Background:
The RNA shown here (TPP riboswitch aptamer (THI element)) has 111 nucleotides and comes from Sphingosinicella sp. CPCC 101087. The organism belongs to Sphingosinicella, within Bacteria. The coordinates come from a structure-prediction model, not an experiment, and the mean pLDDT is 76. The sequence was found by an Rfam model in a public genome assembly. It matches the Rfam family "TPP riboswitch aptamer (THI element)". From the family's description: Vitamin B(1) in its active form thiamin pyrophosphate (TPP) is an essential coenzyme that is synthesised by coupling of pyrimidine and thiazole moieties in bacteria.
RNA sequence: GACCAUUCCCCGGGGGGCCGCUGAUCCGCGGCUGAGAGUCGGGCCGGGAGCCCGAGACCCGUCGAACCUGAUCCGGUUAGCGCCGGCGUAGGGAGGGUGAGUGCGCGCCAG
Numbered sequence: 001g002a003c004c005a006u007u008c009c010c011c012g013g014g015g016g017g018c019c020g021c022u023g024a025u026c027c028g029c030g031g032c033u034g035a036g037a038g039u040c041g042g043g044c045c046g047g048g049a050g051c052c053c054g055a056g057a058c059c060c061g062u063c064g065a066a067c068c069u070g071a072u073c074c075g076g077u078u079a080g081c082g083c084c085g086g087c088g089u090a091g092g093g094a095g096g097g098u099g100a101g102u103g104c105g106c107g108c109c110a111g
Base pairs, nucleotide, nucleotide: 001104008097009096010095011061012060013059014058017032018031019030020029021028027046039055040054041053042052043051044050067092068091069090073086074085075084076083
């Protein structure tokens, strides 16, 4: 000097499925896969074990299969489900700073 962070700073994106139980004045309990399937606080409909907001945890940020679409998809498996595989070299998808570190180039100093 160039390149440059899994490590430093700030910022951003994302998901929460499936099955069972209970006459659920309570909004929960148990099981499966998973990093995560609701840990905490607040609220709503209404009876569906539904939904919303904030925080947290977790994963991911272009070297991008985190996640979304295709998809009420195809094959397999399962008690069942993105559970596994295909689709998938598909179409989308959220980043800046600093320049630590590493290797490389050049120069200088010392031995």